Description
Predicted 3D model of a 1527-nucleotide RNA (small-subunit ribosomal RNA) from an uncultured Clostridia bacterium. Model confidence (mean pLDDT): 83 of 100.
[in-house]
RNA sequence: AAAUUAAUAUGAGAGUUUGAUCCUGGCUCAGGAUAAACGCUGGCGGCGCACAUAAGACAUGCAAGUCGAACGGACUUAACCUAUAGUUUACUAUUGGAGCGGUUAGUGGCGGACUGGUGAGUAACGCGUAAGCAAUUUGCCUAUCAGAGGGGAAUAACAGUGAGAAAUCACUGCUAAUACCGCAUAAGCUGUGAGUAUUGCAUGAUACAAGCAGAAAAGGAGCAAUCCGCUGAUAGAUGAGCUUGCGUCUGAUUAGUUAGUUGGCGAGGUAACGGCCCACCAAGACGAUGAUCAGUAGCCGGACUGAGAGGUUGAACGGCCACAUUGGGACUGAGAUACGGCCCAGACUCCUACGGGAGGCAGCAGUCGGGAAUAUUGCGCAAUGGAGGAAACUCUGACGCAGUGACGCCGCGUAUGGGAAGAAGGUUUUCGGAUUGUAAACCAUUUUAGACAGGGAAGAAACAAGACAGUACUUGUAGAAUAAGCUCCGGCUAACUACGUGCCAGCAGCCGCGGUAAUACGUAGGGAGCAAGCGUUAUCCGGAUUUAUUGGGUGUAAAGGGUGCGUAGACGGGAAGGUAAGUUAGUUGUGAAAUCCCUCGGCUCAACUGAGGAACUGCGACUAAAACUGCUUUUCUUGAGUGCUGGAGAGGAAAGUGGAAUUCCUAGUGUAGCGGUGAAAUGCGUAGAUAUUAGGAGGAACACCAGUGGCGAAGGCGACUUUCUGGACAGUAACUGACGUUGAGGCACGAAAGUGUGGGGAGCAAACAGGAUUAGAUACCCUGGUAGUCCACACCGUAAACGAUGGAUACUAGGUGUAGGGGAUGAUAAGUCAUCUGUGCCGUCGCAAACGCAGUAAGUAUCCCACCUGGGGAGUACGGCCGCAAGGUUGAAACUCAAAGGAAUUGACGGGGGCCCGCACAAGCAGUGGAGUAUGUGGUUUAAUUCGAAGCAACGCGAAGAACCUUACCAGGGCUUGACAUAUACAGUAAUAUGCUAGAGAUAGCAUAGCUCUUCGGAGACUGUAUACAGGUGGUGCAUGGUUGUCGUCAGCUCGUGUCGUGAGAUGUUAGGUUAAGUCCUGCAACGAGCGCAACCCCUAUUUCUAGUUGCCAGCACGUAAAGGUGGGAACUCUAGAGAGACUGCCGGUAAUAAAUCGGAGGAAGGUGGGGAUGACGUCAAAUCAUCAUGCCCUUUAUGUCCUGGGCUACACACGUACUACAAUGGCUGUAACAAAGGGAAGCGAAACCGCGAGGUGGAGCAAAACUCAAAAAAGCAGUCUCAGUUCGGAUUGAAGGCUGAAAUUCGCCUUCAUGAAGCCGGAAUUGCUAGUAAUGGCAGGUCAGCAUACUGCCGUGAAUACGUUCCCGGGCCUUGUACACACCGCCCGUCACACCAUGAGAGUUAGGAAUACCCGAAGCCUGUGAGCUAACUUUUGCGAGGCAGCAGUCGAAGGUAGAACUAAUGAUUGGGGUGAAGUCGUAACAAGGUAGCCGUAUCAGAAGGUGCGGCUGGAUCACCUCCUUU
Repeated sequence: AAAUUAAUAUGAGAGUUUGAUCCUGGCUCAGGAUAAACGCUGGCGGCGCACAUAAGACAUGCAAGUCGAACGGACUUAACCUAUAGUUUACUAUUGGAGCGGUUAGUGGCGGACUGGUGAGUAACGCGUAAGCAAUUUGCCUAUCAGAGGGGAAUAACAGUGAGAAAUCACUGCUAAUACCGCAUAAGCUGUGAGUAUUGCAUGAUACAAGCAGAAAAGGAGCAAUCCGCUGAUAGAUGAGCUUGCGUCUGAUUAGUUAGUUGGCGAGGUAACGGCCCACCAAGACGAUGAUCAGUAGCCGGACUGAGAGGUUGAACGGCCACAUUGGGACUGAGAUACGGCCCAGACUCCUACGGGAGGCAGCAGUCGGGAAUAUUGCGCAAUGGAGGAAACUCUGACGCAGUGACGCCGCGUAUGGGAAGAAGGUUUUCGGAUUGUAAACCAUUUUAGACAGGGAAGAAACAAGACAGUACUUGUAGAAUAAGCUCCGGCUAACUACGUGCCAGCAGCCGCGGUAAUACGUAGGGAGCAAGCGUUAUCCGGAUUUAUUGGGUGUAAAGGGUGCGUAGACGGGAAGGUAAGUUAGUUGUGAAAUCCCUCGGCUCAACUGAGGAACUGCGACUAAAACUGCUUUUCUUGAGUGCUGGAGAGGAAAGUGGAAUUCCUAGUGUAGCGGUGAAAUGCGUAGAUAUUAGGAGGAACACCAGUGGCGAAGGCGACUUUCUGGACAGUAACUGACGUUGAGGCACGAAAGUGUGGGGAGCAAACAGGAUUAGAUACCCUGGUAGUCCACACCGUAAACGAUGGAUACUAGGUGUAGGGGAUGAUAAGUCAUCUGUGCCGUCGCAAACGCAGUAAGUAUCCCACCUGGGGAGUACGGCCGCAAGGUUGAAACUCAAAGGAAUUGACGGGGGCCCGCACAAGCAGUGGAGUAUGUGGUUUAAUUCGAAGCAACGCGAAGAACCUUACCAGGGCUUGACAUAUACAGUAAUAUGCUAGAGAUAGCAUAGCUCUUCGGAGACUGUAUACAGGUGGUGCAUGGUUGUCGUCAGCUCGUGUCGUGAGAUGUUAGGUUAAGUCCUGCAACGAGCGCAACCCCUAUUUCUAGUUGCCAGCACGUAAAGGUGGGAACUCUAGAGAGACUGCCGGUAAUAAAUCGGAGGAAGGUGGGGAUGACGUCAAAUCAUCAUGCCCUUUAUGUCCUGGGCUACACACGUACUACAAUGGCUGUAACAAAGGGAAGCGAAACCGCGAGGUGGAGCAAAACUCAAAAAAGCAGUCUCAGUUCGGAUUGAAGGCUGAAAUUCGCCUUCAUGAAGCCGGAAUUGCUAGUAAUGGCAGGUCAGCAUACUGCCGUGAAUACGUUCCCGGGCCUUGUACACACCGCCCGUCACACCAUGAGAGUUAGGAAUACCCGAAGCCUGUGAGCUAACUUUUGCGAGGCAGCAGUCGAAGGUAGAACUAAUGAUUGGGGUGAAGUCGUAACAAGGUAGCCGUAUCAGAAGGUGCGGCUGGAUCACCUCCUUU
């Protein structure tokens, strides 16, 4: 700049079941709202709102009066007149008259039926909506028409008398009216009415109509005009009444209700219809489309929420209804059965003179009470509205305002800009810093609100009058001055650290936090959110598609009825015509206003509010259309049915018949057992069993055929024959002509068990008995055995009554079996092809959470029925119905939990399966367990017996060596900046060594000796004092690092990319082979890779080369008693460096031509040659805070440290590991052997000598291929012993010695002599080992002053056995089941015991509301009577008409009595249920859960449960049959 634009907008999820996943499903949260309340806090204004509980009780004041122009009085009175008095000719006072005016108790009129309050009752024409009244009324108001003539009798007020405490009342007398009463008049009007016309859906209505009868009235004001009233009638308006269609909560554990009830005729009554009321007649009326009863509730416009559909709600504002202390009643009136009127009864309160009276805040304020909780005893009629009045005006707690309350919505403020030394302080820290934080200080600016001062409204159009109000608004002045809190910070959900606490205190909406490092408790700092508020609680909607119309489901998650027949109902084939109820469209009436929405306005904005519009999705009326649905008529044959022909079948019922087998009986043969089990026993048998032969009796069931074959609605049906009988199927197309489908209630059938009556009873078999098993065994197993099982009749009515899948119809790829039927083809066969009906399997699309279903749907659609809405409580209780009973059917709640559940995944586990491996078993050898000793542990003991290690994987382990030390323990004695480290300050000069004294020693005292460097300032070192601190084998291995054990040297553990699956995940890694091995090969939606395996490293076995001392010595030489002793040699051995060699490399067989395996050759060695080191991802909160390190906690004249002594070495006992043995494969004695690997200087120590010996003396050699320890032993050879507690065995003890060491008593080792225990090969059980191994023999080393049966190494001698993988143990892979996932040391069921909670039953008791029957019967209407009383009219004066009192009757509230039903509370006792950290008994379920489980039923048992009968698979495993898939 241009264009466009009104009411049409519109859907969010998250947390929580699991180890993880998907689903189902509940619980919880985030949002909005409120008549709210509570906690903390609080500046201002505007607009709203404010007893939800006790419809509890109310002090006090006010909330309905007005009219003197309807009336008679009373009081008062201006001006005036008269008289009197005082007197100043004028005034004052008083009396009387008349009287403008004012006030008013009473009569009278209108209004008190409006306004205002409340929601108790009411489930109803109460309300909403739409109609109707031809069945009605309507004061005041509007309009029109016609009138108001003439009389009469009273009465209140008032006066008097009387009664009473009072309220009030009685009697007598006087008086007025727009009060009351006759008469006259009557256009309309009312009643009657011969008829006529028009009209309505009907009863009927309207108009005209002669005549007859009946019914009115009031005056007031004004000089007057006139105005206001009055009477009759018509019309309107307004209000009211009545009727009807539709809509209007929950319960069927309320199924039948109703006698004025339903209808009719007549009479009454009403404004009016009507059983509204009465008499009579009839027997109806309502109800599963929910009557009646019970509970709850005022209804609506609207409000809140929601995308909407809906759901919830009915405060404020508006419409209607109901009520006015509780119940009943009428009067007056246009209107009431009357909130601020009357009468009666009840309860309550008040007054009283005790006789009697008065009262009704659910009006506005206010009080008490109740409660979590809800305001002032305010101002004003100025506005709006109302009543009365001619008006002025009066009244108005309606209303307008103000007050209290953050109760809600809306708006404003608490400052704004600059400001880094990033101040101080706080918090934190890795000590560097970070943060609070531009925040503050400081500088500058502004003044809304507030304060002070000045002005000052609109709201009132018209004469006056403004409560609000000196308010809103406005002007000026001063000054940042007076004004910020609350909640939260584990996730959901925005926001984190420190300290305190230590499963305590506490938090918590859900999940869940807290047991010593808490982002979850409390506090602080910091942060997040909202803000004059913020949180909490309560309630509603939402999210919740979690009641699903929109918009859900039912195979396994909750959910298909056990099955059929069939009623009501719902739904329903083709064609044509009609109709117009549904349907669609148009028009129209209504849908009050307010609200919501849109647009435009008014308050400075907004909230709030004004105007106009849109909308109000609804209901009614009229018109039109005719496709679909309905109704109706005609018609059709394809749905359905009938007929005819045919075959199949364990379909049903009855009668009869048959053979096999079991049992029993009789007889024969025959003899000692039979039977039964895992093994046994009970039992049977010498009175002759079992076995066997023959005959007989009786009952029940029907082998083979037999088949995911057949039939039936399901349950179910199986020998054969006959009779009766139902259904399905095929073919045909003659008949009917939509006759169909489904099916709430209803009826029938309905396994097994069970019940009743009567039979029957062979076998089997609940209960029961006995025997076993077992800890027990009310079980599993065995021997018996009764109901029952069988039949007839009658009940029961349930099952895992299952395909866990309701029925019907139609459609939607294929393939392959099987049963029945007909057709085509072929030959009449076999077969092939197409087809109808049943019954199976596989599979595409599709569906599904997945599993799976898949023409027999769990697919795609339509119709009908049944059922579900978290788990438990519970299919229970109570009630009803059924049943002889058992029980069935229908079927809750309180309370409690945050899950319960389905499918699939990965693991783990199984007294599941398959394959494989291992000294795992087997085959062997040697042991352990028995003895003695050593050593460790437990236990016990002790002042202490320090601590740790605890199945394998603690126990000759930490400890490779406790007499002191070690040493951590105990007793006693000492020290306190310390035994040890660093730093600072001050003081000092020694430190230290030796000796003596005291002491158990530590220690103390004394004596003597006694520093270094220096730039001469001092420094170092040490001592003392003081402060920081040291120290701790104190705690926590469940705070940790590091290290280690174990599965296991087992072969596994993972990743990237891809693919599959919604996903967890799978695949790869599985499969077929093979290997020691996830070793390798082949295949394969996988392809690759990593950590492990193997190899690379070390030792060893063979050999080559190099080198040759301290080692070696073949040849040469010397030499000795002997000797590599010497020269020399470099061959050999050996030493120690570098190489070689072994790779399934070669050959053959097998296998798949592969990997590989078997055999062979060569070779020192052959299939990883033997051994070692090497230990994947991980598991065990495994071990260790006492190796070390270390967080936190604790201790600090002690839990530190020093010393002496003791203890760790105890000893009834139990266990582990070893040594030595029990002997002849041996012991002892003698004697010509042969190693390896090591150690050695505070050391090894030779020769020689002494000693029986341990050892001593000695001191050569050797830092070692040199010297030394050092002797190897077993073996061999020779001798002896001769089977025994020994010439075995050596414990124990005694004596005498040796060594180490300050020290050998507690408590060392060794020697000699003497002593000479147990033990004669070891129960149950259990260990190691597959070759240079086991077994056996000695040697060395470390530790160490000394101490080795232990440990670590070394060499010598040197076996046996392995068929094999069934079993035990452990492990690996695959698969299967699972209710386990802390993962079987798992999970989990029931009784019993204890505590608490809610609940059922219960002799009863108490209370309540509703109803029924009867009694009594107030007020009052109505009816009757009315001898008493009586003004109007009449009158013949007596009466009469009319009225009243009184009395009686029907009805009738409250009250009383009675028996039932219902509801609630309570009750000794009792039943089960739920919850609770640790109780008791068993182990029922989950694996084949160790007896597969479960369902129904019966029975038994402490308990889970067991057993019988029938059923199911939602059972593992193995085998077979059948079917399917592939070739």